[in-house]
This is a predicted structure of a 102-nucleotide RNA (TPP riboswitch aptamer (THI element)) from an uncultured Planctomycetia bacterium. It matches the Rfam family "TPP riboswitch aptamer (THI element)". Gene Ontology term of the family: thiamine pyrophosphate binding. Rfam describes the family as follows. Vitamin B(1) in its active form thiamin pyrophosphate (TPP) is an essential coenzyme that is synthesised by coupling of pyrimidine and thiazole moieties in bacteria. Its mean pLDDT, the model's own confidence on a scale to 100, is 79.
RNA sequence: CUUCGCCGCUCGGGGCGCGGACUCCAUCGUGGAGUUCGCUGAGAAGUACCCGUGGAACCUGAACCGAUUCGUAUCGGCGUAGGGAAGUGGCUCUGUUUGCGA
Numbered sequence: 001c002u003u004c005g006c007c008g009c010u011c012g013g014g015g016c017g018c019g020g021a022c023u024c025c026a027u028c029g030u031g032g033a034g035u036u037c038g039c040u041g042a043g044a045a046g047u048a049c050c051c052g053u054g055g056a057a058c059c060u061g062a063a064c065c066g067a068u069u070c071g072u073a074u075c076g077g078c079g080u081a082g083g084g085a086a087g088u089g090g091c092u093c094u095g096u097u098u099g100c101g102a
Base pairs, nucleotide, nucleotide: 001095005091006090007089008088009087010086011052012051013050014049016046017039018038019037020036021035022034023033024032025031026030058083059082060081064077065076066075067074
C1' cells in the first nucleotide's frame, strides 16, 4: 500500500402474490373495491425487509416447462440467457513492495 470480508454514514434499486369468508357496487356470465382469516417467504404495504457490479434483490422470457396444490400461489428448471441500483470512513485477515538490523 492492499482485492475480498465485517461495521458505520450518506445515497440509490426492488417486490408486495395466492386462497377462504363477509359487506358494497355493477351484473347474462362474472368482475371490481373494502374488511378479516389462512398459505409460502427475509419481506405480501412495513418505525419494515432484501439488494447495490465478485450484482438470482428484482425485471424480461412467462398465465413458459416439470412437480405439487384449493390456488395463475409454491418448489425446481429456464440461468455459463438478456437486463439491473455506489460512494466513503474505520477494523481484521491475506498478499505485495521498500528501508534498517542480524